[in-house]
Context: one part of a larger RNA
RNA sequence: UUGGGCGUAAAGCGUGCGUAGGCGGCGUGUUAAGUCGAAUGUGAAAGCCCACAGCUUAACUGUGGAGGGUCAUUCGAAACUGGCAUGCUAGAGUACGGCAGAGGUUAGUGGAAUUCAAUGUGUAGCGGUAAAAUGCGUAGAUAUAUUGAGGAACACCGAUGGCGAAGGCAGCUAACUGGACCGGAACUGACGCUGAGGCACGAAAGCGUGGGGAGCAAACAGGAUUAGAUACCCUGGUCGUCCACGCCGUAAACGUUGAGAACUAAGUGUUGGGGUGACUCAGUGCUGAAGUUAACGCAUUAAGUUCUCCGCCUGGGGAGUACGAUCGCAAGAUUGAAACUC
Numbered sequence: 001u002u003g004g005g006c007g008u009a010a011a012g013c014g015u016g017c018g019u020a021g022g023c024g025g026c027g028u029g030u031u032a033a034g035u036c037g038a039a040u041g042u043g044a045a046a047g048c049c050c051a052c053a054g055c056u057u058a059a060c061u062g063u064g065g066a067g068g069g070u071c072a073u074u075c076g077a078a079a080c081u082g083g084c085a086u087g088c089u090a091g092a093g094u095a096c097g098g099c100a101g102a103g104g105u106u107a108g109u110g111g112a113a114u115u116c117a118a119u120g121u122g123u124a125g126c127g128g129u130a131a132a133a134u135g136c137g138u139a140g141a142u143a144u145a146u147u148g149a150g151g152a153a154c155a156c157c158g159a160u161g162g163c164g165a166a167g168g169c170a171g172c173u174a175a176c177u178g179g180a181c182c183g184g185a186a187c188u189g190a191c192g193c194u195g196a197g198g199c200a201c202g203a204a205a206g207c208g209u210g211g212g213g214a215g216c217a218a219a220c221a222g223g224a225u226u227a228g229a230u231a232c233c234c235u236g237g238u239c240g241u242c243c244a245c246g247c248c249g250u251a252a253a254c255g256u257u258g259a260g261a262a263c264u265a266a267g268u269g270u271u272g273g274g275g276u277g278a279c280u281c282a283g284u285g286c287u288g289a290a291g292u293u294a295a296c297g298c299a300u301u302a303a304g305u306u307c308u309c310c311g312c313c314u315g316g317g318g319a320g321u322a323c324g325a326u327c328g329c330a331a332g333a334u335u336g337a338a339a340c341u342c
Stems, first nucleotide, its partner, number of pairs: 004313003007296002012310001014201004021194003025088007033081002035077007042069001049065006091191001092188003096183003103177007110154001115149007125136002162169002206247006215241002220236004258309006266287009291298002315342003324335004
């Protein structure tokens, strides 16, 4: 609950595509469903409201009036909304010419480093810490040199930078492929916006099957610390981290700010176009006007001024729990109360 809100107080779905629905540019003609006007009918009586009257007054009662509608029928109006017809180009899109990019997928490939292995040199330590110890080492370690194996990640460039709807994306090369931006204005002619359901994508962790496994590292073991130390520190170390396919569907999935459109001072940095230039278009930052805000702050990338559509909130705890349902192999996810209590 006819109200007020959603950056930080409760509240924007993680993100997109899109069905129904809602909303929708500029003309002309037409229609008359919405809308507006009039007339007629009806809207019982009582009651409510007004006036007057009757009981001594009031309550009460009576008489008259008014009012009461998503109402029906008929006639009319045509601005607005809707319908139909026809036209337009400023929204939207197509084509053309340019252009930047870690956008995506697949295949190939490169160097540095770690580890391991082999061989040479070489000898007593190495490693680790606040200090140590566990650990490694005379069966020759650490160090150093050459060669080889294997996996994972890509220093510098690198940015306050770029791309993507979001999650996210970084060595190099090739193939395939998505989107944006700019330019002129050839074409279509409102084809648009939003979007309940629905569908798709969706970090990390986790799960299934099969591979792979260098480094790192939950669990675990040992050494320390400590009153204790199921930790922080150290030595090891399995799952995992990597690949393929299939699940999961959640995050402080954050700009804690839904999408689209219009309008409202400037200054300054930067990325990509156009222009000889003044400048201009699209992004990305900072500082700030009006305005706004409880304040902090926001401020043409709005949290300002407005419109359209969707989602969501309504004291704290109980509780994102219980129950039911749907989904999932499971873990669990989604939906989501109440009693009671303050």
Source information:
The part of an RNA shown here (small-subunit ribosomal RNA, central domain) has 342 nucleotides and comes from a metagenome. It matches the Rfam family "Bacterial small subunit ribosomal RNA". The prediction has a mean pLDDT of 87. The RNAcentral record of the full RNA draws on SILVA.